A computed fold for a 516-nucleotide part of an RNA from an uncultured bacterium, annotated as small-subunit ribosomal RNA, 5' domain.
[in-house]
Context: one part of a larger RNA
RNA sequence: GGAGAAACGCUGGCGGCGCACAUAAGACAUGCAAGUCGAACGGAACUUAGUCGGAUGUUUACAUGAGACGAAAGUUUAGUGGCGGACGGGUGAGUAACACGUGAGCAACCUGCCUUUCAGAGGGGGACAACAGUUGGAAACGACUGCUAAUACCGCAUAAUGUGCGUUGGGGGCAUCCCUGAUGUACCAAAGGAGCAAUCCGCUGAAAGAUGGGCUCAUAUCUGAUUAGUUUGUUGGUGAGGUAACGGCUCACCAAGACUGCGAUCAGUAGCCGAACUGAGAGGUUGAUCGGCCACAUUGGGACUGAGACACGGCCCAGACUCCUACGGGAGGCAGCAGUGGGGGUUAUUGCGCAAUGGGGGCAACCCUGACGCAGCAACGCCGCGUGAAGGAAGAAGGUCUUCGGAUUGUAAACUUUUGUCUUAUGGGACGAAACAAAUGACGGUACCAUAGGAGGAAGCCACGGCUAACUACGUGCCAGCAGCCGCGGUAAUACGUAGGUGGCAAGCGUUGUCC
Numbered sequence: 001g002g003a004g005a006a007a008c009g010c011u012g013g014c015g016g017c018g019c020a021c022a023u024a025a026g027a028c029a030u031g032c033a034a035g036u037c038g039a040a041c042g043g044a045a046c047u048u049a050g051u052c053g054g055a056u057g058u059u060u061a062c063a064u065g066a067g068a069c070g071a072a073a074g075u076u077u078a079g080u081g082g083c084g085g086a087c088g089g090g091u092g093a094g095u096a097a098c099a100c101g102u103g104a105g106c107a108a109c110c111u112g113c114c115u116u117u118c119a120g121a122g123g124g125g126g127a128c129a130a131c132a133g134u135u136g137g138a139a140a141c142g143a144c145u146g147c148u149a150a151u152a153c154c155g156c157a158u159a160a161u162g163u164g165c166g167u168u169g170g171g172g173g174c175a176u177c178c179c180u181g182a183u184g185u186a187c188c189a190a191a192g193g194a195g196c197a198a199u200c201c202g203c204u205g206a207a208a209g210a211u212g213g214g215c216u217c218a219u220a221u222c223u224g225a226u227u228a229g230u231u232u233g234u235u236g237g238u239g240a241g242g243u244a245a246c247g248g249c250u251c252a253c254c255a256a257g258a259c260u261g262c263g264a265u266c267a268g269u270a271g272c273c274g275a276a277c278u279g280a281g282a283g284g285u286u287g288a289u290c291g292g293c294c295a296c297a298u299u300g301g302g303a304c305u306g307a308g309a310c311a312c313g314g315c316c317c318a319g320a321c322u323c324c325u326a327c328g329g330g331a332g333g334c335a336g337c338a339g340u341g342g343g344g345g346u347u348a349u350u351g352c353g354c355a356a357u358g359g360g361g362g363c364a365a366c367c368c369u370g371a372c373g374c375a376g377c378a379a380c381g382c383c384g385c386g387u388g389a390a391g392g393a394a395g396a397a398g399g400u401c402u403u404c405g406g407a408u409u410g411u412a413a414a415c416u417u418u419u420g421u422c423u424u425a426u427g428g429g430a431c432g433a434a435a436c437a438a439a440u441g442a443c444g445g446u447a448c449c450a451u452a453g454g455a456g457g458a459a460g461c462c463a464c465g466g467c468u469a470a471c472u473a474c475g476u477g478c479c480a481g482c483a484g485c486c487g488c489g490g491u492a493a494u495a496c497g498u499a500g501g502u503g504g505c506a507a508g509c510g511u512u513g514u515c516c
Stems, first nucleotide, its partner, number of pairs: 001516003006512005013385006021343001027340002030338003035083003040080002043077006050069003055064004090296003101219006109213002114209007122156001124154002131146006162187011192201003222268003229259003234256008271293004275286004298319005321332004349375001351374003357371001358369004388418004398409004422457001423453006432443001460505005465486003471500005481488002
């Protein structure tokens, strides 16, 4: 000198864009953050057609109309069922390792939804919720009996290009082997819904693609030797189990290996990277915001479901903590968005909206979305603008200094002319909105435009001995104090304090802390 997720002191007009718990991965009141589908299904409640019914009134034809039925229509929806809750959002505790980065490999793998292609969907069965009844419990939540539907569940049929086991041909390679034919045999599937219909949305098997993942290898990645030896599933083999898949991944047996001075093991510290800061560069430091990967979700462990989890707002067990309780037993998890108290030198609103972008569900209408879009708070940062401009000497008054002559503040002010950025008021008023003709904007009556008013409402902070731009007076008297270094202060202090003046920067200035 530069920089920052900064903080503190004094001061503070506006706008744009960013950014904001670095500490206690400490504890959390309250609200919201993951639902959706009635075009999978049976019910329930409500409403309205319709039918039956038979009462009342009166001019025998109307009006009113209790009640019942209802596989008619509509609305809502607890339950069964489907898809999604593995994405999105948060945090950095752990991790020095295939965790991350770069580059390869899988002849050892999986992949819901999506795209393309081929083939198919025949015929049956038994349940369980809901519901009804009985019943236990303070509650959370159950138990028993009976009934019932499905795109829920289970057999049977059909069966290849699939899978297993054989026979046989061709080609190739990378050791185990791989690719591609022919043939025999065994096994394995399905679901319907909407519509007048056309058709559409689905379902099953197979082959490919895309996307997303899994695994392996090479290389690279902080400090300490005042850590020198470490290891027994350890290293390898055979066999088996397990996995989507290779593998001591696990197990039985066998062998005795494996790593290490090119630093094993141990200890400390730490999420990694794209990048950011600085520097002429080499390098050094950092890893906030944004993007990629990883890990975690009160602590520890475990599996279930599923294409995908060993699952933040799922389940089970154990621990700590908090809450409810009728003392028998139950409930909970903000490192989601706000917010609370705590810690701390310090860090924001219990805001608006799904209008846009994106995501989930749905044929759709639409619903949900604290993702996101916006607004609010804070000079926290960067950038821009303003606080007026021109003229104006009687060099006014006042202040300060003075050798008492004057000098300086100083064209500064007053005064004259003028402008209208910002500001105030009034009027108008967007783009962002596209799909799709219409409708649809939280921001927002915002930005912006026009008119009018009036210089009116808007300047401070630090320094002035040298480094280092900028000096005098008074007070103080080694006191009070200053200080980044040298050093000032003991009676004439340009170094302390105040005043005037001056210098620097400016809505900021200065200090402290960190990095280069």